[in-house]
This is a predicted structure of a 506-nucleotide part of an RNA (small-subunit ribosomal RNA, 5' domain) from an uncultured bacterium. Model confidence (mean pLDDT): 81 of 100.

Context: one part of a larger RNA
RNA sequence: GACGAACGCUGGCGGCGUGCCUAAUACAUGCAAGUCGAACGCACUGACAGAGAAACUUGUUUCUCUAGACGUGAGUGGCGCACGGGUGAGUAACACGUGGGUAACCUGCCCCUGUCACUGGGAUAACACACUGAAAAGUGUGCUAAUACCAGAUAAUAUAAGCUUUUGGCAUCAUUAGCUUAUCAAAGAAUUUCGGAUAGGGAUGGGCCCGCGUCUGAUUAGCUUGUUGGUGAGGUAACGGCUCACCAAGGCAACGAUCAGUAGCCGACCUGAGAGGGUGAUCGGCCACACUGGAACUGAGACACGGUCCAGACUCCUACGGGAGGCAGCAGUGGGGAAUAUUGCACAAUGGGCGAAAGCCUGAUGCAGCAACGCCGCGUGAGCGAUGAAGGCCUUCGGGUCGUAAAGCUCUGUCCUAUGGGAAGAUAAUGACGGUACCAUAGGAGGAAGCCCCGGCUAACUACGUGCCAGCAGCCGCGGUAAUACGUAGGGGGCAAGCGUUAUCC
Numbered sequence: 001g002a003c004g005a006a007c008g009c010u011g012g013c014g015g016c017g018u019g020c021c022u023a024a025u026a027c028a029u030g031c032a033a034g035u036c037g038a039a040c041g042c043a044c045u046g047a048c049a050g051a052g053a054a055a056c057u058u059g060u061u062u063c064u065c066u067a068g069a070c071g072u073g074a075g076u077g078g079c080g081c082a083c084g085g086g087u088g089a090g091u092a093a094c095a096c097g098u099g100g101g102u103a104a105c106c107u108g109c110c111c112c113u114g115u116c117a118c119u120g121g122g123a124u125a126a127c128a129c130a131c132u133g134a135a136a137a138g139u140g141u142g143c144u145a146a147u148a149c150c151a152g153a154u155a156a157u158a159u160a161a162g163c164u165u166u167u168g169g170c171a172u173c174a175u176u177a178g179c180u181u182a183u184c185a186a187a188g189a190a191u192u193u194c195g196g197a198u199a200g201g202g203a204u205g206g207g208c209c210c211g212c213g214u215c216u217g218a219u220u221a222g223c224u225u226g227u228u229g230g231u232g233a234g235g236u237a238a239c240g241g242c243u244c245a246c247c248a249a250g251g252c253a254a255c256g257a258u259c260a261g262u263a264g265c266c267g268a269c270c271u272g273a274g275a276g277g278g279u280g281a282u283c284g285g286c287c288a289c290a291c292u293g294g295a296a297c298u299g300a301g302a303c304a305c306g307g308u309c310c311a312g313a314c315u316c317c318u319a320c321g322g323g324a325g326g327c328a329g330c331a332g333u334g335g336g337g338a339a340u341a342u343u344g345c346a347c348a349a350u351g352g353g354c355g356a357a358a359g360c361c362u363g364a365u366g367c368a369g370c371a372a373c374g375c376c377g378c379g380u381g382a383g384c385g386a387u388g389a390a391g392g393c394c395u396u397c398g399g400g401u402c403g404u405a406a407a408g409c410u411c412u413g414u415c416c417u418a419u420g421g422g423a424a425g426a427u428a429a430u431g432a433c434g435g436u437a438c439c440a441u442a443g444g445a446g447g448a449a450g451c452c453c454c455g456g457c458u459a460a461c462u463a464c465g466u467g468c469c470a471g472c473a474g475c476c477g478c479g480g481u482a483a484u485a486c487g488u489a490g491g492g493g494g495c496a497a498g499c500g501u502u503a504u505c506c
Base pairs, nucleotide, nucleotide: 001505002504005502006501007500008499009498012378013377014376015375016374017373018371019370020336025334026333027332029331030330031329034079035078036077039076040075042073043072044071049066050065051064052063053062054061055060056059086289087288088287096213097212098211099210100209101208102207105206106205110202111201112200113199114198115197116196118152119151120150121149127142128141129140130139131138132137158183159182160181161180162179163178164177167174168173188194189193215261216260217259222252223251224250227249228248229247230246231245232244233243234242264286265285266284267283268279269278270277271276291312292311293310294309295308314325315324316323317322342368344367345366346365350364351362352361353360354359381411382410383409384408391402392401393400394399415447416443417442418441419440420439421438425433450495451494452493453492454491455476456475457474461490462489463488464487465486471478472477
């Protein structure tokens, strides 16, 4: 000098930040991912309209039937749920950083270009009935729709195989043109249009590979059998022992293999003249994880935090047969700890998902609350005022000092209080913040100063008490009767809404 700090004493205001570093400990409760009726059928409500009947107050009311808007509910279907948000357990590794490669790859939504959208079919949920179960849930029968599912047709610059051909390269090869054979598609809804299929290109996002860099220990010296390489096959979007069969016996290592310990990495942050050293909170990029371990499904994308299955530990419900759960999301609770906040408001802004849109959802986000935790700013008054008042302390008893300090007089109004006005942030509307910021008027010095130190280092000295006691102390060292070093007082020095101490780094 620094800090995500803590502790002691003290504490007026504002702005901007920051706030479980420990138990990746266990979690009550609420919320954190939905949306689309312009994909689809059904159920409910039933405005308005039409027809009929009844009552009589003769133009109203009631009832029945038909059609049926808006809306609500669960369901089928589509998109999203792989983003956003959290945490740092694991990981010494192509995890990260940096620079390359992919002639070994994928890419939903978005953009551009070309072409196409023909003909059919059978189901199923919802629903109804019956049944089982304490529940969670499930079974059977029957009915029904679609942009759900299936079949056929058509089709290429697609895919596969074969033949010919152009150009190029980096070995496998890439690429241009053509022929033959085989295979694969679709979906409608609405009336401004939005979608569907296919092919090529772009953009974006990713996968994989490589050079270099990346902590400590040799009181860890040998390690390795899918191990190292080959052939073939399988698998993948893709290369590859990635996996398998066979064959060979290789591969790594004192330029530190293996083992052990520790650790998420970086941009950055702290320090330092720099070189360097230390750190990796907040913010940004990447990675890994989601009660513990394992696995796949769906999908453009996951081996998926608020999905599925299996096993385990734990908690809860149970009619004992069986079920339910996962805050390292936002709040909040117990526990741990020196220690870290509200079960707040709003989608107004920015951004995201869905939707044609209106809009809905969004603990992302924007704000507010708590905390001197940090940085910055402001205030706690200003001017005049000597009889140098009283009082305290010291004294050589003359005086000195606190000290223009106070009192007193004259002012001011930052903050504050009260009243009134009142934003920008929003583009026509829409403002959580918020009657906030800010402005005006009035009031009155009123409500606002402490902490540490004074032997040397190191700015700042006397008195009394104590008497190697009580105590101080960062180092040197003070204290045993005149202690500037202990305790108190007066005075002084330093910093100031803070001041000291402790931990840690330079």
It matches the Rfam family "Bacterial small subunit ribosomal RNA". The full RNA is in RNAcentral, with records from ENA.